[in-house]
This record gives sequence, structure tokens and C1' cells, in this order.
RNA sequence: CAGGCGGCACCGCUGAGUCGAAAUCUUUCGAGCCGGGGACCCACGUGUUCCAUAGGGGUGAAUCCGCGUGAACCAGCGCGGUAGGGCGACCUUCCCGCCCGAACCCGUCAGCUAACCCGGUAAGCGGCCAUGGAAGAAGGA
Repeated sequence: CAGGCGGCACCGCUGAGUCGAAAUCUUUCGAGCCGGGGACCCACGUGUUCCAUAGGGGUGAAUCCGCGUGAACCAGCGCGGUAGGGCGACCUUCCCGCCCGAACCCGUCAGCUAACCCGGUAAGCGGCCAUGGAAGAAGGA
């Protein structure tokens, strides 16, 4: 000097997942934010009952399609796409490039929904040289 790994601090990203006050060693409360349940009206539906179900529903960007496997079908799994989402270090739009496209919960039940009720406020990463390009907005001189 270069590279690798780890730790601390700082800065930043995804996300609702932040802020403050009391405790205290682990919680409580408040604010903000996010989500669910839940009338009339509206929407959808139309005998009733029972059964079955890979039933149905919800959080989330995370859906759907094709092929393979599955003896066949379905589910599941794998591969390739894809709705959708994120990033390229102020903001918006377009182009280009890159990445994700998971997981979990309720338990046979949920359209919307004022009042009202309930819950959550976790977790995971990066600090590169793609600090991409164009137009605009904003700001400055």
C1' cells in the first nucleotide's frame, strides 16, 4: 500500500414499524402511523336443510400463466416468465440497468361500512463507482 473478516460510532435503504414520558432490566402509558372486525344506504346473491372441500378470508409488492415432477386430477415442489414492488444518495415523469416477486395468520367465518370494538408498531440490509441518461420542478447566483 492492497485485500479479507469482525466490532464500535456515524450516515443511509426497505418497511406502518417512529417520537415522548414513567418505570426499571423489563415492561407500562401517551402521541403519531399501519391494519382488522363491525349498520343503514349501496353492491352482490336468491327456496330450505345437510354434507363435502385443494373451503373461504386477512397481513404483505409478493399475484397469475406455462413446462416438468407428482401413475391421472389437485395440492406441494422445481424451472422459466409475469401482475406488482424496491434501488441506481433531494423531488416528479420517461428511458436504461440491477434486485425482489417471500413468509405468516384466522379457523369453516368476515362485501362496503358511521358509531363502536380489537390488534400491530417487528425484522432485514447497505455505505458502492450504475454516485446511470433526458426533461421538468425546486433552490441558488
About this RNA: This is a predicted structure of a 141-nucleotide RNA (c-di-AMP riboswitch aptamer (ydaO/yuaA leader)) from Dactylosporangium vinaceum subsp. matsuzakiense. Lineage of the source: Bacteria > Actinomycetota > Actinomycetes > Micromonosporaceae > Dactylosporangium vinaceum. The sequence is in RNAcentral, with records from Rfam.